Model confidence (mean pLDDT): 86 of 100. Large-subunit ribosomal RNA, domain VI from a candidate division FCPU426 bacterium, 269 nucleotides, folded computationally. Rfam family: Bacterial large subunit ribosomal RNA. Rfam links the family to the GO terms structural constituent of ribosome and ribosome. The sequence was found in a public genome assembly.
Context: one part of a larger RNA
RNA sequence: CGUAGGACAUUUGAGGGGAGCUUUCCCUAGUACGAGAGGACCGGGAAGGACGAAUCUCUGGUACUCCUGUCAUCCUGCCAAGGGUGGUUGCAGGGUAGCUAUAUUCGGACGAGAUAAACGCUGAAUGCAUAUAAGCGUGAAACUCUCCCCAAGAUGAGAUGUCCCGGGACACAAGUCCCCUAAAGGCUCCACGAAGACUACGUGGUUGAUAGGCUGGGUGUGUAAGGCCCGCAAGGGUUUAAGCUGACCAGUACUAAUCCGCCGUGAGG
Numbered sequence: 001c002g003u004a005g006g007a008c009a010u011u012u013g014a015g016g017g018g019a020g021c022u023u024u025c026c027c028u029a030g031u032a033c034g035a036g037a038g039g040a041c042c043g044g045g046a047a048g049g050a051c052g053a054a055u056c057u058c059u060g061g062u063a064c065u066c067c068u069g070u071c072a073u074c075c076u077g078c079c080a081a082g083g084g085u086g087g088u089u090g091c092a093g094g095g096u097a098g099c100u101a102u103a104u105u106c107g108g109a110c111g112a113g114a115u116a117a118a119c120g121c122u123g124a125a126u127g128c129a130u131a132u133a134a135g136c137g138u139g140a141a142a143c144u145c146u147c148c149c150c151a152a153g154a155u156g157a158g159a160u161g162u163c164c165c166g167g168g169a170c171a172c173a174a175g176u177c178c179c180c181u182a183a184a185g186g187c188u189c190c191a192c193g194a195a196g197a198c199u200a201c202g203u204g205g206u207u208g209a210u211a212g213g214c215u216g217g218g219u220g221u222g223u224a225a226g227g228c229c230c231g232c233a234a235g236g237g238u239u240u241a242a243g244c245u246g247a248c249c250a251g252u253a254c255u256a257a258u259c260c261g262c263c264g265u266g267a268g269g
Base pairs, nucleotide, nucleotide: 001153005164006163007162008161009160010159011158015150016149017148018147021049022048023047024046025045026044027043033038051107052106053105054104055103059101060100061099062098066094067093068092069091070090071086072085073084074083075082076081111145112144113143118138119137120136121135165268166179167178168177169176170175180266185263186262187261189205190204191203192202193201210256211255212254213252214251215250216249217248220244221243226239227238228237229236230235
């Protein structure tokens, strides 16, 4: 820009893409078959492998913004308690969310149609025969569907629901002019996000829990500081399963999403 008014939702599916794999074991059955050795079709069931998708409950990894221990040095006058700097985050032990695989769950199916090779029925040409000439069947991971994803710029531009939109003059009408108006809806802006390079997408914007803060909980770490007691001291015990705790879960308007602005018209040849 188009889809002959504008808008918001929900859709149909032309067409396109993805997937399509396979092993072993058990039963049938040591049956059919075979002198024996051996050993099935058909049908049913159970475990896997590789591949793929999703997810983070579990098992782990990571987790330089969480907790703890510890070396050197400087600072807060000193002790104690802390802080800075340094060496891979100084090193080390753990670890939430998130992200992850080696973790977990699921998938290939079932079925239908028309067929290939192949196998048939009926059957003439050719009184027989013949699956073929007319006609009718069976039959494969291939084909068309069935499953998942995209999809109406499918210009063949589809469908459904809902919402919105004034007067006057002239004119056959499209339309032109004047006055009034600026709808539904959208954008910008702002607070953000399990969305993201940017954009886009999604949520919220006081008729508000969108983010931060605070409160409570969870999780992690592992018993803070100060006091008291014991010990000459290093240290130990108790207050105390304490203190602290990013991203997690809730609650709560305390802070910030203020107020504006812009686009979009007026019933659609």